[in-house]
């Protein structure tokens, strides 16, 4: 740098009191959280596979780009709740204002893969 993030998918053992980044909020939790070890799953980002195109080429074919789909043996990665929600700017509907509410736009931070 680019991509994607409202889908999905949990059991046992240890171990004991905290976690969900931080702030409000709201959740989770001795009917054992956090964390670690096993075992299982999900998914389809890379690998690898089956097709269509597409560009390239005098043509053909391989590589290369893109699209669709089927797999889970490799490499990563996940398995409470949209990244839990909101924070910054904007929009829209409602309101006499304050403010409420939205699968709205954008930015910012994070997360995860190449």
């Nucleotide at each position: 740098u680019c991509a994607u993030c409202g889908a999905g998918a949990c059991c046992g053992g240890c171990u004991g009191a905290g976690g969900g980044g931080c702030a409000g909020g709201c959740c989770c939790u001795g009917a054992g959280a956090c964390g670690c070890c096993g075992g299982g799953g999900c998914a389809a980002c890379c690998u690898g596979u089956g097709g269509g195109a597409g560009a390239u080429c005098a043509c053909g074919c391989a590589a290369c780009u893109c699209c669709c789909g089927a797999a889970a043996a490799g490499g990563u990665g996940c398995c409470a709740a949209g990244u839990c929600c909101u924070g910054c700017g904007g929009g829209a509907a409602c309101u006499a204002a304050g403010g409420u509410u939205c699968a709205c736009c954008g930015a910012c931070a994070g997360a995860u893969g190449a």
A computed fold for a 114-nucleotide RNA from a marine eukaryotic metagenome, annotated as SAM riboswitch aptamer (S box leader). The coordinates come from a structure-prediction model, not an experiment, and the mean pLDDT is 79.